[in-house]
RNA sequence: GGGCCGGUCUGUCGCCUGCACCCUUGCGUGCAUGAGGAAAGUCCGGGCAACACAGAGCAUUCCACUUCCUAACAGAAAGUUGUUCGUGAGGGCAAAGUAACGCAGAAGAAAAUAACCGCCGUUGCCUCGUACAGCGGUAAGGGUGAGAAGGUGGGGUAAGAGCCCACCGGCUCUGUAGUGAUGCAGAGGCCGUGCGUCUUGGAAGUUGUAAGGUCAUGUAAACCGCGCGUUAUGAGGGUUGCUCGCCCAAGCCGGAGGGUGGACCGCUAAAGCAGUAUGGUGACAUGCUACUCAGAUAAAUGACAGACACCUUCUCCUUCGUGAGGAGGUACAGAACCCGGCUUACAGGCCCUCUG
RNA sequence: AGCGUGAUAGAGCAGUGGUAGCUCGCAAGAAUCAUAGUCUUGAGGUCGCUGGUUCGAAUCCAGCUCUCGCCAC
Numbered sequence: 001g002g003g004c005c006g007g008u009c010u011g012u013c014g015c016c017u018g019c020a021c022c023c024u025u026g027c028g029u030g031c032a033u034g035a036g037g038a039a040a041g042u043c044c045g046g047g048c049a050a051c052a053c054a055g056a057g058c059a060u061u062c063c064a065c066u067u068c069c070u071a072a073c074a075g076a077a078a079g080u081u082g083u084u085c086g087u088g089a090g091g092g093c094a095a096a097g098u099a100a101c102g103c104a105g106a107a108g109a110a111a112a113u114a115a116c117c118g119c120c121g122u123u124g125c126c127u128c129g130u131a132c133a134g135c136g137g138u139a140a141g142g143g144u145g146a147g148a149a150g151g152u153g154g155g156g157u158a159a160g161a162g163c164c165c166a167c168c169g170g171c172u173c174u175g176u177a178g179u180g181a182u183g184c185a186g187a188g189g190c191c192g193u194g195c196g197u198c199u200u201g202g203a204a205g206u207u208g209u210a211a212g213g214u215c216a217u218g219u220a221a222a223c224c225g226c227g228c229g230u231u232a233u234g235a236g237g238g239u240u241g242c243u244c245g246c247c248c249a250a251g252c253c254g255g256a257g258g259g260u261g262g263a264c265c266g267c268u269a270a271a272g273c274a275g276u277a278u279g280g281u282g283a284c285a286u287g288c289u290a291c292u293c294a295g296a297u298a299a300a301u302g303a304c305a306g307a308c309a310c311c312u313u314c315u316c317c318u319u320c321g322u323g324a325g326g327a328g329g330u331a332c333a334g335a336a337c338c339c340g341g342c343u344u345a346c347a348g349g350c351c352c353u354c355u356g
Numbered sequence: 357a358g359c360g361u362g363a364u365a366g367a368g369c370a371g372u373g374g375u376a377g378c379u380c381g382c383a384a385g386a387a388u389c390a391u392a393g394u395c396u397u398g399a400g401g402u403c404g405c406u407g408g409u410u411c412g413a414a415u416c417c418a419g420c421u422c423u424c425g426c427c428a429c
Base pairs, nucleotide, nucleotide: 001352002351003350004349005348007308008307009306010305011304012303013302015034017032018031019030020029021028022026036332040343041342043341044340045339046338047337048208049207050206051205055244056243057242058241060204061203062202063201064200065079066078067077069075080095081094082093083092084091085090096199097198100197101196102195103194104193116142117141118138119137120136121135122134123133124132150168151167152166153165154164155163169191170190171188172187173186174185175184176183177182212265213264214263215262223255224254225253227252228251236248237247238246239245259429260428272291274289275288276287277286278285279284309330310329311328312327313326314325315324316323358426359425360424362422363421366380367379368378369377374411382398383397384396385395386394404420405419406418407417408416
């Protein structure tokens, strides 16, 4: 770094569900079955279900290196580049684009049309100075900062500067290897930091099994409001978030109350699980064989006793091998429509590989 | 089971990248014979916790903890 297990056996009592049985219809008897790697958090994605979906415009949110897997994903696999941690094997994190535009507190002269100090030239003054003042040149030095006009060294110059050169870092172009991200080689002086807007490509209708369907029981089509509306100048509703448009439309909104809270379906055979073969570096895919594996509704899947196993600790025997005995401990947690992931929790143990 | 909100001083709340504030309360002082009110001054903060992004995080992102709300016919 990767993978796996996560108590076992016996006896007694008990529970859910299913099936069968009955001079007994019951709190009956018998048989079978009965939690997890995370069933958890509900963070992503999908199935399934109901509702919705003529059309136009404008927004919003999420994802983002490449190739590939998948029902799908913000997941997984195999790679690329950068950064960081580690002596190392390795681990963590990040990465669409830059055409245009915006912002950058405090500090600092200045945050991008850079002269505060300094350096250099020149003119003036004249105390004839290396001072002071004016004009001009300059990004090498100073200080501030996350960031100061790529870095180091040399040439060059009045002083300086990619102004020129060598090496290094980046960017662009060309060639070449690769499916590709990108690598390698060559050429070009093209070169500030961070964030955002923006641009490009992709995705997103809403609500969740308390969805939704069937049956049963019962009630109040009542009451209140100077609420809105009913002649279409129409309240209100539907139409993805908004606007238009379209459709429906005689009730709607608020207050205070009444009744029932039972049963069945959904509900467990599915992107299922186990073995095996083939293909693929791998995630995974395909074929064959075998199997059927919880379904409750305040909620079953447990309790007790004994033995064994493992861990910790104490005492004794000492033949220094370990043996005998006592005490304590054995995690996290727990189905509720179902799957694929992620994340978090977890006593203890096993296997493989690599490093020091 | 499902879905959503919030956590900032003792209490109630602002702050949506650049020095953490407001009201009440608390403490000291002034004023009063004294108390309250009033006036002045002051103290009080791990921004729920742990990581990450950034020069810089209460604020953005991820995970965890706790609080509150909605949900039958």
Record summary: This is a predicted complex of two RNAs, RNase P RNA and transfer RNA, with 429 nucleotides together. It holds a member of the Rfam family "Bacterial RNase P class A". Rfam's curators write: Ribonuclease P (RNase P) is a ubiquitous endoribonuclease, found in archaea, bacteria and eukarya as well as chloroplasts and mitochondria.